Model confidence (mean pLDDT): 81 of 100. Predicted 3D model of a 75-nucleotide RNA (transfer RNA) from a Planctomycetota bacterium. Lineage of the source: Bacteria > Pseudomonadati > Planctomycetota. It matches the Rfam family "tRNA".

[in-house]
RNA sequence: GGCGCCGUAGCCAAGUGGCUAAGGCAGCGGAUUGCAAAUCCGCCAUCCCCGGUUCGAAUCCGGGCGGCGCCUCCA
Numbered sequence: 001g002g003c004g005c006c007g008u009a010g011c012c013a014a015g016u017g018g019c020u021a022a023g024g025c026a027g028c029g030g031a032u033u034g035c036a037a038a039u040c041c042g043c044c045a046u047c048c049c050c051g052g053u054u055c056g057a058a059u060c061c062g063g064g065c066g067g068c069g070c071c072u073c074c075a
Base pairs, nucleotide, nucleotide: 001071002070003069004068005067006066007065010025011024012023018055027043028042029041030040031039048064049063050062051061052060
C1' cells in the first nucleotide's frame, strides 16, 4: 500500500429501514435484614466522526478515523 471483517452504556452484547435502542455484569438510589451477603424494584445510550439517500437511518451509500485478520512491498 491492497482486500475483508468490526466500531451500540464503564465492560460484554442483541437489534440489518418504522412505537420510547433488548438483555447480562458493574455503578447509583430504594425495599428487605440486628448489620451485611443474597434476593427484589427503580435509574443509567448524541449508536466513532462528517456528508448523502429516504417521509423516516444504529441499520443503506460515500469519505475519514480507530481495532483485528490476510496479502504485497521495503529492510